Background: The RNA shown here (c-di-GMP-I riboswitch aptamer) has 103 nucleotides and comes from a Planctomycetota bacterium.

[in-house]
């Protein structure tokens, strides 16, 4: 000098709940608050993983128009299923960077 670990000092960040705002939602921003964190700093296009589901497609039911009966067709409402991130999560793993310092 570099690397690993990290007692102490000085500090740092800030979970959930609640309030206000944005958003379809996941979630984010601000305030309160403090569960915790030695990287709870940054990165979502280094990578893995997870969350949501606006749109879209299909099915069912009801209503309206049309049909002076029904079917077919069109529109609207509600429910269910599938797909889907150009959305989100870094306090899931991870990548990068890093203050002080005993042993």
């Nucleotide at each position: 000098u570099g690397g690993a670990u990290g007692a102490a000092c000085g500090g740092g960040c800030a979970a959930a709940c609640c309030c206000g705002g944005c958003g379809a939602a996941a979630g984010c921003c601000g305030g309160c608050g403090g569960c915790g964190c030695a990287a709870a700093g940054c990165u979502a296009c280094a990578g893995g993983g997870c969350c949501u589901u606006c749109c879209a497609a299909g099915c069912c039911a009801c209503c309206u128009c049309a049909u002076u009966c029904c079917c077919c067709g069109a529109g609207g409402u509600g429910g269910c299923u599938u797909c889907a991130a150009u959305g989100g999560c870094a306090g899931c793993c991870a990548g990068c960077u890093a203050c002080c310092a005993a042993g």